Molecule: small-subunit ribosomal RNA
Organism: uncultured prokaryote
RNA sequence: GCCUAACACAUGCAAGUCGAGCGGUAACAGGCCCUUCUUGGCGCUGACGAGCGGCGGACGGGUGAGUAACGCGUAGGAAUCUGCCUAGUAGUGGGGGAUAACUUGGGGAAACGCAAGCUAAUACCGCAUACGCCCUACGGGGGAAAGAAGGCCUCUUCUUGAAAGCUUUCACUAUUAGAUGAGCCUGCGUUGGAUUAGCUUGUUGGUGGGGUAAUGGCUCACCAAGGCGACGAUCCAUAGCUGGUCUGAGAGGAUGAUCAGCCACACUGGGACUGAGACACGGCCCAGACUCCUACGGGAGGCAGCAGUGGGGAAUAUUGGACAAUGGGCGCAAGCCUGAUCCAGCAAUACCGCGUGUGUGAAGAAGGCCUGCGGGUUGUAAAGCACUUUCAGCUGUGAGGAAAAGCCUGAACUUAAUACGUUUGGGUCUUGACGUUAACAGCAGAAGAAGCACCGGCUAACUCUGUGCCAGCAGCCGCGGUAAUACAGAGGGUGCGAGCGUUAAUCGGAAUUACUGGGCGUAAAGGGUACGUAGGCGGUUUUGUAAGUAGGCUGUGAAAGCCCCGGGCUUAACCCGGGAAUGGCAGUCGAUACUGCUUGACUAGAGUAUGGUAGAGGGAAGUGGAAUUUCCUGUGUAGCGGUGAAAUGCGUUGAUAUCGGGAGGAACACCAGUGGCGAAGGCGGCUUUCUGGACCAAUACUGACACUGAGGCGCGAAAGCGUGGGGAGCAAACAGGAUUAGAUACCCUGGUAGUCCACGCCCUAAACGAUGAGAACUAGCCGUUGGGGGUAUAUAAACCCUUCGUGGCGCAGCUAACGCGAUAAGUUCUCCGCCUGGGGAGUACGGCCGCAAGGUUAAAACUCAAAGGAAUUGACGGGGGCCCGCACAAGCGGUGGAGCAUGUGGUUUAAUUCGAUGCAACGCGAAGAACCUUACCUGCCCUUGACAUCCUCGGAACUUGUCAGAGAUGACUUGGUGCCUUCGGGAACCGAGAGACAGGUGCUGCAUGGCUGUCGUCAGCUCGUUACGGGAGAUGUUGGGUUAAGUCCCGCAACGAGCGCAACCCUUGUCCCUAGUUACCAGCACUUCGGGUGGGUACUCUAGGGAGACCGCCGGUGACAAACCGGAGGAAGGUGGGGACGACGUCAAGUCAUCAUGGCCCUUAUGGGCAGGGCUACACACGUGCUACAAUGGCCAGUACAAAGGGUUGCCAAGCCGCAAGGUGGAGCUAAUCCCAGAAAGCUGGUCGUAGUCCGGAUCGGAGUCUGCAACUCGACUCCGUGAAGUCGGAAUCGCUAGUAAUCGCGAAUCAGCAUUGUCGCGGUGAAUACGUUCCCGGGUCUUGUACACACCGCCCGUCACACCAUGGAAGUUGGUUGCACCAGAAGUAGGUAGCCUAACCCUCGGGGGGGCGCUUACCACGGUGUGGCUAAUGACUGGGGUGAAGUCGUAACAAGGUAGCCGUACGGGAACGUGCGGCUGGAUCACCUCCUUA
Repeated sequence: GCCUAACACAUGCAAGUCGAGCGGUAACAGGCCCUUCUUGGCGCUGACGAGCGGCGGACGGGUGAGUAACGCGUAGGAAUCUGCCUAGUAGUGGGGGAUAACUUGGGGAAACGCAAGCUAAUACCGCAUACGCCCUACGGGGGAAAGAAGGCCUCUUCUUGAAAGCUUUCACUAUUAGAUGAGCCUGCGUUGGAUUAGCUUGUUGGUGGGGUAAUGGCUCACCAAGGCGACGAUCCAUAGCUGGUCUGAGAGGAUGAUCAGCCACACUGGGACUGAGACACGGCCCAGACUCCUACGGGAGGCAGCAGUGGGGAAUAUUGGACAAUGGGCGCAAGCCUGAUCCAGCAAUACCGCGUGUGUGAAGAAGGCCUGCGGGUUGUAAAGCACUUUCAGCUGUGAGGAAAAGCCUGAACUUAAUACGUUUGGGUCUUGACGUUAACAGCAGAAGAAGCACCGGCUAACUCUGUGCCAGCAGCCGCGGUAAUACAGAGGGUGCGAGCGUUAAUCGGAAUUACUGGGCGUAAAGGGUACGUAGGCGGUUUUGUAAGUAGGCUGUGAAAGCCCCGGGCUUAACCCGGGAAUGGCAGUCGAUACUGCUUGACUAGAGUAUGGUAGAGGGAAGUGGAAUUUCCUGUGUAGCGGUGAAAUGCGUUGAUAUCGGGAGGAACACCAGUGGCGAAGGCGGCUUUCUGGACCAAUACUGACACUGAGGCGCGAAAGCGUGGGGAGCAAACAGGAUUAGAUACCCUGGUAGUCCACGCCCUAAACGAUGAGAACUAGCCGUUGGGGGUAUAUAAACCCUUCGUGGCGCAGCUAACGCGAUAAGUUCUCCGCCUGGGGAGUACGGCCGCAAGGUUAAAACUCAAAGGAAUUGACGGGGGCCCGCACAAGCGGUGGAGCAUGUGGUUUAAUUCGAUGCAACGCGAAGAACCUUACCUGCCCUUGACAUCCUCGGAACUUGUCAGAGAUGACUUGGUGCCUUCGGGAACCGAGAGACAGGUGCUGCAUGGCUGUCGUCAGCUCGUUACGGGAGAUGUUGGGUUAAGUCCCGCAACGAGCGCAACCCUUGUCCCUAGUUACCAGCACUUCGGGUGGGUACUCUAGGGAGACCGCCGGUGACAAACCGGAGGAAGGUGGGGACGACGUCAAGUCAUCAUGGCCCUUAUGGGCAGGGCUACACACGUGCUACAAUGGCCAGUACAAAGGGUUGCCAAGCCGCAAGGUGGAGCUAAUCCCAGAAAGCUGGUCGUAGUCCGGAUCGGAGUCUGCAACUCGACUCCGUGAAGUCGGAAUCGCUAGUAAUCGCGAAUCAGCAUUGUCGCGGUGAAUACGUUCCCGGGUCUUGUACACACCGCCCGUCACACCAUGGAAGUUGGUUGCACCAGAAGUAGGUAGCCUAACCCUCGGGGGGGCGCUUACCACGGUGUGGCUAAUGACUGGGGUGAAGUCGUAACAAGGUAGCCGUACGGGAACGUGCGGCUGGAUCACCUCCUUA
């Protein structure tokens, strides 16, 4: 221990008792009597059904529906009642009439009636009496009672025995007081809603009746017109209240189970009766709903008592035992009754305690898991060994809860009493539901006893496997897309432990509603602004008072609980005793500083008066000039106007331009100023007039008159509305022209409302200083408007002081920072307004206001985990400054057009293998695809395999030939017996077999290593310490110069350092030294004239080592620096040229097909072999190149000069053959020796003459050469012939700044062959131009804006379409509740009463009094009708809103967002939006003005 259904209840029990009130005897037991038996009789005794009567059923027990209330809590009060109980006083006399039970009759199914007859009482009714009591007109009047039981029997009566009497107890009557209980009244406290603001007619009061136990409009009649309410009435919703409980440091917040106090209710509604007490849970009557019985005519019932049942629900127990104890009712008592209570049962629901063992035990067992394969961990854990026995189990012993009462018998007190009673002894007889109690003893054996959650962070605790954005997890953040500590399982671990987790709820943390204890410039938040009511708050001083205030005392604040101390259960929970506390309320006493009230005064706040001053302050009337437009003339001619460029428009009917004249409206240039005035909105020509406020100076007066200000009431830009005017310019809408993909826009041409005036509305703005009003205090400095004073001065100017304004900087302080800083956002006081996450939404509904537009007040459902501020670092900008780069410009040459080559896309295909895709893929991997390569396709084959290691068996290995086949391969066949040896065998190789395994260019570059590209050879990227900031960060690294450079110098809250730059390395340019073959040859000699030879090493050259260049020197500039400019010298001059070298990082950049590698996948195939094919396709598109288009050229002839390379499977000479490719030939060379190897452009001479050519060479035909097994698909070259396009290339675009571009040839790698074009190198000839940094691109740096941070290829807005969700409106529909009006009227009470009936009393006997029934009136429940309000649900359709990986249209916002944005308003538009008018800066940039800072 039913929080839900105050839902419905079967069955049993929960309130009876008294025979000592009565008549009595239906059962039972005993006894007695009669009797022949069946049996009968006697209430005689114990007892007692039913009945009359008394007391009790108003307590105890249950529940929380109703109730926002004197219901509850607390403190008080006066006009009351109170059975039983206590104390006191006085009584208890004498009569009467009935009636149940019972008997008889009859009705009904039953429940239950009816009639007649008999009877008793402590039932009922008179009479008597009345101390006190009640009423009273103060004379008087009224009103009671009941007996019963026990004892004694002396006196009295009568025959025993009774009666009377006496006595005691219990009852009874009247009354007084107490106690207890109850009723009534009042102050204060007691939930939410104002989108509930007015409510009320018995209402508020009075007088008088009535009524009640009692006060009272409680009720009635009359009179008056009151009463309540912003300090929240009325209405609506919700709710029993409290002690307490939970939480919290407290203040508070939430709550009202158990226990205790109060209230309310008892199927729903109404009503009374009885009674001390009820409008009564287990009583009555009526109405209603429901259930049950029925013979259909009628009846019965009320678990929110204890159990229990159904139902509802996430959810809550036994139809148990006992009256042994405590308590209650009745009774003299015994006793009876008691689902109160005490116990037991069920539930780990909660709290507390205990157990499931303890010690030892390393071979660190087995098993599990992990593994880097060594081991680690589970783990002293287990096993083993040695102990213990609580709890559970079995056996036995065994408290306490029990004290009384009854009966017997003493004593004392009391008394007349040996009665009674009280107190106290003794004896006797008993009383335990729990209970197999607690406790104790014994017995046996580690024996019977561990789970749950979690392990990504918060939060203690980590690995493996499976899964693969799936399955799933999740409190928040978030995890899962093939290596998941986050899912699932496992091992291990952590936490708690007979529990552990989850869910729901409350408080805390949350200072996140802030009283304690918050805020409002920019985060949410100051009202648009004044005046002013209520309210709040208020200067100096005196008197009084004592309301507030502080103190003492008293009463109360129930008990329980909490806290402290002590005690009892072995401990604890728990229980008992004592104390403290209970902040509150009330009473009383004294205090009087402060506040209030009161009284008297004061002048410092406030105001008034006097004299001045400045001013776009406001209203009205008048008036002026400039300009625009328009009209009328004149002059004048072809354009004007407008724009980025145009067009629409105007103009030959004369525009624009220009002169003159007129009209009309609106606005007032310069002055003009962070100048002035005003409360704000706002106010600007001049004059007059009316009028408000401010300031200054000096005195006088009033005497706190002040401040703020909910409601209220004025004012309130622009737009807008109404009526009537006015209308020049401007200009929403609208029209046209442009722009554009579109352009409902930006631009242009027109143009209407409107803008203006009068009167009346509207009442909102970024109505902003995003900063409410008032007061006081708190460093300075510099401007400026107005006033006053002073110094000096003829004035003016100047300076100083002061005061009201208005600005800038700044100390302290404040602030999240930005910033504010005497004009505070500082320090304080007073008052008001406002805020409480974002969206929904300033919206809906309702109210109020408005002519409307709309304003004001103002939610919720739902949804998200953010929205926001300030600052920081980046990135970005169709922002700014500075600087650099073949970036532009200036030049030269190209590409894009042609043909071809090559790569790519696409297409095709059996396959056209794969990769690379902006720069940074595309002559890239590929430094060379006919087969091979080759990875692709088709077909044919193999399966321990082509390759590696291991095992077994056999065999040398190998090889010749034939046949089949496309070949791989297969069949047959020939030759051959090797090497080492310790003689056992071994090594290599081949074949066969079995498995371990091989193999994979299969996938994942988004699992990786390595390598590479790119920004970029750009000048950057960082660190330590310091000082700064709360922090992110910043400083250094910024600044002034300078540089190619973060290169260097100077300055500086920084001082140093690292990776980058530079230098060191290679190469090239000059010289020197050394060396001298294969190189060289100046001089000498020889010579076949060739450095060929001797010789030489001077030169060239080769290859080793050095020197040289450093802004070193001079002049100038600069800041006395760094450095720059010029010059000298020098081979070279400011990095001499070139190369290698690539910071921190970025791109999930590229590569699994170089290689390596995790994981996954295939295993008679995704592996391996072979043949053929393909990678070479071809309507097309693109990239990169070559050759050209020609005369600076082509062709022919002659002739000159390189460098760097390569070469033995090679380079290949001379000679000969061929027109040539080439063939033949073989010398030389392993190379400074020989060869490839003739360099070409160039130069000299000739020819061609501008043409599709003597240009150009594609394509095609024919004939050949070479390589190779093989040139069909598909090689290169040669010769003869053919002779296409192409006449310098649109938009666009590329490279290059000097030995560069351009142009010319040469070589090499790869390679059998194949590059005329690719790549990498080499040299020859050899320019032009750069004013410069405006612009394009890229980069660096400083600064600025930002709603970006995946960083602009960003972010992001709205319509439309689709899905879902909640919500508003809506013709209505259906409930609930309530107001008003009316009908109706059960039971009941009160009043009336014609009818009927009637025991007690009275009577004159006729009646009367009184009563009952009936009828009726009033009140009234249920019910009904009509009409309203509120509320809930629902509703075709409809409105917006929210949410939703990949929908549509645009691009509104964020950067100057490409038209700055935003606010209010109006109009318009698919949509974001556009435009007009006014406002704001919360706008970038540039410039100017003013002010300020700085030695």